[in-house]
RNA sequence: AUUAUGGAGAGUUUGAUCCUGGCUCAGGAUGAAUGCUGGCGGCGUGCCUAAUACAUGCAAGUCGAGCGGUAACAGGGCAAGAGACAAAACUUCGGUUUCUUCUUAAUUUCCAAAAUUAUUCACAAAAUCGGAAUUAAUUUCCGUUUUGUGAAUAUAGAUAAGGGAAAAGAGGAAGAGAAAAACCGCAGGUUUGUCUCUUGUUGCUGACGAGCGGCGGACGGCUGAGUAACGCGUGGGAACAGACCCCAAAGUGAGGGAUAACUACUCGAAAGAGUAGCUAAUACCGCAUAUUCUCUUCGGAGCAAAGCAUUUAUGCGCUUUGGGACUGGCCUGCGUCUGAUUAGAUAGUUGGUGAGGUAAAGGCUCACCAAGUCGACGAUCAGUAGAUGGUUUGAGAGGAUGAUCAUCCAGACUGGGACUGAGACACGGCCCAGACUCCUACGGGAGGCAGCAGUAGGGAAUCUUUCACAAUGGACGAAAGUCUGAUGGAGCAACGCCGCGUGCGGGAUGAAGGCCUUCGGGUCGUAAACCGCUUUUAUAAGUGAGAAAUAUGAUGGUAACUUGUGAAUAAGGAUCGGCUAACUACGUGCCAGCAGCCGCGGUCAUACGUAGGAUCCGAGCAUUAUCCGGAGUGACUGGGCGUAAAGAGUUGCGUAGGUGGUCUUUUAAGUAGAUGGUGAAAUCUGGUCGCUCAACGAUUCAGACUAUUAUCUAAACUGGAGGACUCGAGAGUAUCAGGGGUAGCUGGAAUUUCUAGUGUAGGAGUGAAAUCCGUAGAUAUUAGAAGGAACACCGACAGCGUAGGCAGGCUACUGGGAUAUUUCUGACACUAAGGCACGAAAGCGUGGGGAGCAAACGGGAUUAGAUACCCCGGUAGUCCACGCCGUAAACGAUGAAUACUAGCCGUAUGGGGUAUCGACCCCCUGUGUGGCGAAGCUAACGCGUUAAGUAUUCCGCCUGUGUAGUACGAUCGCAAGAUUAAAACAUAAAGGAAUUGACGGGGACCCGCACAAGCGGUGGAUCAUGUUCUUUAAUUCGAGGCUAAACGAUAAACCUUACCAGGGCUUGACAUCUAGGGAAGGCCAACGAAAGUUGACUGUGCCUUUUUGGAACCCUAAGACAGGUGAUGCAUGGCCGUCGUCAGCUCGUGUCGUGAGAUGUUAGGUUAAGUCCUUCAACGAGCGCAACCCUUGUCGUCAGUUGUAUUUUUCUGACGAAACUGCUUCGGUAACGGAGAGGAAGGGGGGGAUGAUGUCAGGUCAGUAUUUCCCUUACGUCCUGGGCUAGAAACGUGAUACAAUGGCUAGUACAAUGCGAAGCGAAGCCGCGAGGUGAAGCAAAUCGCACCAAAGCUAGUCUCAGUUCGGAUUGGAGGCUGAAACUCGCCUCCAUGAAGUCGGAAUCGCUAGUAAUCGCAAAUCAGCAUGUUGUGGUGAAUACGUUCCCGGGUCUUGUACACACCGCCCGUCAAACCAUGAGAGUCGUGGGCACCCGAAGUCCGAUUCGUCGGCCUAAGGUGAACAAGAUGAUUGGGGUUAAGUCGUAACAAGGCAUGGGUACCGGAAGGUGUCCAUGGAUUACCUCCUUU
Repeated sequence: AUUAUGGAGAGUUUGAUCCUGGCUCAGGAUGAAUGCUGGCGGCGUGCCUAAUACAUGCAAGUCGAGCGGUAACAGGGCAAGAGACAAAACUUCGGUUUCUUCUUAAUUUCCAAAAUUAUUCACAAAAUCGGAAUUAAUUUCCGUUUUGUGAAUAUAGAUAAGGGAAAAGAGGAAGAGAAAAACCGCAGGUUUGUCUCUUGUUGCUGACGAGCGGCGGACGGCUGAGUAACGCGUGGGAACAGACCCCAAAGUGAGGGAUAACUACUCGAAAGAGUAGCUAAUACCGCAUAUUCUCUUCGGAGCAAAGCAUUUAUGCGCUUUGGGACUGGCCUGCGUCUGAUUAGAUAGUUGGUGAGGUAAAGGCUCACCAAGUCGACGAUCAGUAGAUGGUUUGAGAGGAUGAUCAUCCAGACUGGGACUGAGACACGGCCCAGACUCCUACGGGAGGCAGCAGUAGGGAAUCUUUCACAAUGGACGAAAGUCUGAUGGAGCAACGCCGCGUGCGGGAUGAAGGCCUUCGGGUCGUAAACCGCUUUUAUAAGUGAGAAAUAUGAUGGUAACUUGUGAAUAAGGAUCGGCUAACUACGUGCCAGCAGCCGCGGUCAUACGUAGGAUCCGAGCAUUAUCCGGAGUGACUGGGCGUAAAGAGUUGCGUAGGUGGUCUUUUAAGUAGAUGGUGAAAUCUGGUCGCUCAACGAUUCAGACUAUUAUCUAAACUGGAGGACUCGAGAGUAUCAGGGGUAGCUGGAAUUUCUAGUGUAGGAGUGAAAUCCGUAGAUAUUAGAAGGAACACCGACAGCGUAGGCAGGCUACUGGGAUAUUUCUGACACUAAGGCACGAAAGCGUGGGGAGCAAACGGGAUUAGAUACCCCGGUAGUCCACGCCGUAAACGAUGAAUACUAGCCGUAUGGGGUAUCGACCCCCUGUGUGGCGAAGCUAACGCGUUAAGUAUUCCGCCUGUGUAGUACGAUCGCAAGAUUAAAACAUAAAGGAAUUGACGGGGACCCGCACAAGCGGUGGAUCAUGUUCUUUAAUUCGAGGCUAAACGAUAAACCUUACCAGGGCUUGACAUCUAGGGAAGGCCAACGAAAGUUGACUGUGCCUUUUUGGAACCCUAAGACAGGUGAUGCAUGGCCGUCGUCAGCUCGUGUCGUGAGAUGUUAGGUUAAGUCCUUCAACGAGCGCAACCCUUGUCGUCAGUUGUAUUUUUCUGACGAAACUGCUUCGGUAACGGAGAGGAAGGGGGGGAUGAUGUCAGGUCAGUAUUUCCCUUACGUCCUGGGCUAGAAACGUGAUACAAUGGCUAGUACAAUGCGAAGCGAAGCCGCGAGGUGAAGCAAAUCGCACCAAAGCUAGUCUCAGUUCGGAUUGGAGGCUGAAACUCGCCUCCAUGAAGUCGGAAUCGCUAGUAAUCGCAAAUCAGCAUGUUGUGGUGAAUACGUUCCCGGGUCUUGUACACACCGCCCGUCAAACCAUGAGAGUCGUGGGCACCCGAAGUCCGAUUCGUCGGCCUAAGGUGAACAAGAUGAUUGGGGUUAAGUCGUAACAAGGCAUGGGUACCGGAAGGUGUCCAUGGAUUACCUCCUUU
C1' cells in the first nucleotide's frame, strides 16, 4: 500500500453400531390473520379475495386581452310612480353672535418604562405569646411578630429635565363683514335637491350562464384482466414525427361568403330534433407575395398568415422554414417460467419484382413469379404469469418474490370501429353490437368508481361519504385569478419499525397469607407494609415557533419551552419430558386430554387439568399461513450409481453433438490486460450532518450495482487456417489357436415302439402303499426292423464369441482375434442422444415332425383339507423350416476409451533366448483367463495392473417408502404383452453392511440315570391323602408343565379358623396420651346356648415431703387413634423355587476396529471343572470350580464317668497322624492319562453344608415387615353352633395286596439315631386285648420309652385255590385322650371277608453299602401318621456304547427374530372410512376449422343532392371434430383401521432352497413346466492359494 470481515447444529429407523436416507426442530422475513392483553409518542403501511355490482357527493377545466352577445349577480344611466329627508329662496315669527386662515406656550396621551424605599391589601410559611370555640386531639379560628411573593398607592433621588409624534384646542395675530350677515327654534306653502322603494328601459361598467372560437380533456390519478411478446431489461441502429419551449431567418397585404348563439314556427313524455330568418370572429375560403420549402422531364410548377390589449413605449399572438432541447414511433444482438404423456409447424406462409399505403423501413396490403421459411440449440401447441429497479433469505453461489416508492407496458362494463387532434384508436369523448341496471306517456331514451371518500357482496382479512389549495406540481390565462379527491394534512387500526414509561433509594420480626415439607424448615422475598426522594409520562395553566423569497398557514394554539399538582394515570403473554432456558404438589386413571418430531396418559404423570414456583420475551406475547435458511435432500461452488435409489441386455455398427497425439508458421474467436461509454433516481455499503436519541431524513464526500459495449495491446493455452511427423488408428506380409457362425453329408451307444423266438408269474413304484402293466403271456432274454431326439469318455474356475450363446465326425463357405515384422497411409481417433442390427427361455402364426421328457388335465396316495410336494399316465410344448415377440437374478448386480501406480503363484496360446543331435528343463516377452496380496479406496463387506486406486473425455441413470413399473395417453405387437410413464392418498420410516444375543425340523465336539444295559415301580384293584370339577348357608385362602397337586399344614372334634348362620360390643379383644373415680382383687345371686347384661357383698396393700401425689392395675368420659388373614407379589424389602453344583459370568490396563464391539475367554491337548498345560496381542485380576468346614472309614496319644467284673479289646471325648500321582513303569513337550506296589483308604476315598453373573414382572402383601388404595356401630371384635371331613366324575402322590423267595404257628439272634418333668413311667397285679392299677427310678452313657427291633435263622403246617392269599366294607362289644369323639379321632376283641390272579397306550426312580427290602425313633401332639425328617439291619443286577429321545455347555453357520420361534409374517374373504382409474352417458368451458348471416366504420366505386353497391369485419347462428374439467347407475384395483374368518407362502435347509423372465392352473397365500441367477444351507470330492 492493497485485499478481506465470512460458513455451528439437534431429535427420530437398531438390543446396540456405522452408513444411506427421508421427516421434524432451533434462525430470519411478512401488505398478514386469529387468541389473550393493552400507557404514550415519532416515522411508515393498510381489498393479497369478486378486472364483482354500485346509491350519493366531488375528481378537468380555462380564456371576455379571439367573437357575437347578456340568462344570473352587482353597479351605473334614463324614464315613471310612491315615500322620506334636506337645502335654498320667498314669506311669517322668535332667539343668539360669530366665521375663515396662520402660529404656538401650556395640557393630555404615546414612544416608555424600570428600580429602590415606605405604606396598605392579599396569599403562603414559620415562630412565640395571648385569646376564643360547640376541641377527643399535637384540633380549628382570631390576633401579634418575622420572612417571602404579588398587586395598588405614595414619597424621595438618578430623572421628569430634554427629544419626537399625535389628539383636542384655550390663547394670540391677520383678514372679512357690520345692521348686514350668520346661527338657532317653531309652523305653513312653493321650488329644488338628496335618499329609499317599486316598475320599465339601457350591455353602459364590473362581470358572466349558454353559444362560436383557442388551448387543455393523450398529463396527473387507478388497476394488473390480458400478454411468454422486441412486452420488459440491457446494448446498438436508421428509414421518421413532434403542439407547447429556446435560437435564427423571412413575412403578417388586399378581399369574400357563411354559420352557431338568437328570433319565429313545428315535432317529442323525455332525451332531443327540424324548418325559416338575422349576426360576429384569432372560425372558414379564394387572390397577391415566396426568403426558405415541396415536386420536377431541371425548362419550370406549387404552397402562407389574424389579430388582440395598451399607460402608444411596446407586449402577446399568427404564417413559412432551418436548428436545438426534450418526447415519441420503428428495427435489432443478447437475456427473460413449466410441460415431449405437445414433434412436426407454416400458403401472405419465405423470398423477389412492381404498385398502393404510412410520419417512417417492411408482406404492412395487393398483382405476378419462385418454393421456400421455422424446428431436437425444442418450432407448433398447452398451462401459468404484467416486466424491471428492487425486496427477502443465504458465508457466498443461489432460491423465493415483484405490496408501498420509481421506470416501462397493458386495461378502463364485454367485443369491434374509426373520428378529432401535434399526439388517442381516447378511464370521467363518439358510433355499433352484447350483457346488466335505471327512466318511460311503450313510441323511445340514459348509464359505466380498475379516480377520492363511501355502499352491498365475497372473504381469515384491509380505514373517514374529513380539512385545504397555505406549500409542491399541473391546465388555462397577459395578469388578477379559476380549477385541481394530484398533492399537503388530519382521522381510524399495536399492521410494522423505532424510542420512552409504568418509579428510585432504604427497609428482616425474614410479618400475614399462599405453596412445598424429611415437620426441622424452605420458598414467593426486600418482594410488601413502613420511611425518604424524584416527576419522564399524565394533568392544569402560561408563553409560543419554523415550514413564507413581498404577501398568503389547512395542519394548529401543533412542535418546543416555562410553572404547578402528585407515586400519582399505566403489565401482560407464552412456556417449564428431550430437542430447549425453566419443577414441585394435587386431581384424573389409555378416560378426559396433550402433541412441531420423538412421544405422554392403563392409580406415585416434572408431558393431561389446576395451583405454587421458575424461565423467556415485554406493550406486547403466542398460534396459524407463506418464503428462504439449516438441506452438500438437485451438489456450478458442492453429491452419487458392486451390495443402500441408480450402468441401458449387447455400444455390436454408427449420425448429430461433445472431446481429441507431436513439431512449426499465422490469425486473434475464446482467454488476459489497459482505457472509454452506459449501467435512471430511490435502494445498498462506509463517512459526515439534521430531528433531544433511534427509527426516519439529508448529503456525487466515497463506493457498490459483480453487467454490457467500444477501442487498443499480448499470443502462453484452447479454437480457425497453412505445412510437416509417427508413438494413436488403419492397411500389408508371414505364422498360429479355437465347441466362433451358416449350409450339406454322415456315425455309434441308449430310450421307446413293432415283428418273431425262449420262458413263467409276476412286474413297476414308494417312507409305506395304491392307481398302472401282466395267464388275451408282462418283466427278463435273443434276433431283426422303425423312428425321433441328444451327443458319454476327452472335459478342465480350459477355449471361442460384442452380448445372448457355442460340444459326435467330415466337407464347403465365412466373421473376428493373437504374435512376429515395422512395408504403407498419416490423427484417418474416442464417446455416442435419436437411428439400425442382434438378442436365453417361455409364448404366437403357417407347414412338418413327435422317441424321450412334460405345464394343463385324469387317476392313486399323503393330509384336518392337499386345487401341492410323492407315484401311475398324459396333451400343448420341447425338434425342423419360414415369420413374429424383444423380455430375464439378459449379473462381474461393476458403461466405454486412454494413461499411470509393489509383487507372488497357476493356466491357455504366440514369439524369442539358452541348451541340445533333437525334445524336455530354465529364462525373457506379448495377449487372454484365475487365485492371494503393497499402497490407496470403501459405511463396512470387500476391490486391489482384468480396480471399486490415481486422473481425463463422452454417454446412460438416481433423489424417502408404499401406491407402482401401476392408471391414463402414445408407439410397437396377430395376441400375450413390451416401451415410455404419473398423480391423489397414506406413512416416519423403508434400506445397506457389520456386532452381540436368541433361535433353526443347520453342522462339529462334549457332558448328564439323557438313551442304552439292568433292578424295582406308577398307569389296572381297594384304601389313605392332595387337587380339579360339582354341590353347599359355608364347603376360607394361596400354589398351576418341568419349577402346583402327603405342597403352605412337622397334626382342622372346640380352639386353630381366616369361611357360613345366629346372638352381642363400638375408643373397641390389643398400644400410647388426657381428665375423673377407684388399689388390685375376691365371693354371691338372677337371666342367657354362651359371649355377656343386671345387681348385692367384701377388701385395702407398696413408694413418697402431710395433702396435692407416684408405680402397676381396674372403671367411666371425650377424642386423637386402635384394628383389618380387606386389594395390589405387576409398587416393594426379605426369603425361596428353577435352569444348576451346569461351568460359566465379568473387570483393569494394553492392543485391534470409525463404531457397536472384539481380544483376553479362541486354537491344540487335558479335566468332574474357564481344572491344568502348550501356543497366542495380550498381561493380570475378581465372582464361580477346587480347597478351607461338618460327618464317616484306619491308627496313635491322652483322659474317662453314669460305661467295662477287670488288663487288653469295645465304648465316649479331645488332640494328632495318614493320601501327595509321593514311589515303580508305559505314553506324552507338558498338563495329564493307563498299569502296578504298598496301604484301613488311590487318584475328588464316601456323604453333607456351600448355589457365580443372570433368567422366569417365577412364588409369597395369609409368617413377619412395608408403599398406595379401601372399611371404621364394620371388611373391626367377642360368643354358640356349623363348615374346611360334602361326592356323579377326573388327575397326582402313597399304603396294602394279588401270594409258596409266600401266609400262619412255635422257638431263637443281632442295631443305630433319638426323646423324657403339666414328662418318660419300671417291677408287680388285673384284663384275650386295647388298656387299667401301681408307684420305684430318672432333668438322664446311671432311670424310663425299650421287650426277643423287624426282616433273618430253626422247626411245623398250608399245596396253587379268589385259597389258611388279600384285607376293604359292615355289625356287635370295649379301651384311651379330652368340657365334649353325632356330624368328625385313634386303638382292641369277636364276627363279616369286597375288589384284586402282576396291570393297555404311556411313564417314573436308581450306578454301591446304591436300588430293593426290613423295622426303630423323633418333630408336630391332650388325642390322632399309610405323610415328613432321621436311623440302623439284610443287600443286588447292569453300563457294549453315544446312532437316536430329553436337557445342558463350547465353537461355527444362516436369519427378514431382539417381547428374541409361544418370534416374525403373506394373500383372499367379511366390516368401516379415504382418495383414485374405467364407465352408457350428461353438463358447462376453451381455442381454432368449415359454412350462413352480417351492425358500425375505414377504403373503393357509383351518385346533382338524399343515398346506393362492394371488400374487410365484431356480435349472432349452424356443423363436425378436438382439448382440459365437473358429474354418473355400476365396476376395478389401491390405502388405512388394539384384539373378525380361511389357511401358513416367506425369514433357519422355514420343514418341497429361494428368487427372476415366461406359460398354464388354483378359495387364497400360491403350485407346476421351461431357461436362468446365487443374493442357497449341509456333506463329499477336485483344483488353487498361503506356510512348512
A computed fold for a 1588-nucleotide RNA from a Candidatus Nomurabacteria bacterium, annotated as small-subunit ribosomal RNA. RNAcentral holds the sequence, with entries from ENA and SILVA. Its mean pLDDT, the model's own confidence on a scale to 100, is 80. The source organism's lineage runs through Bacteria, Bacteria candidate phyla and Candidatus Nomuraibacteriota.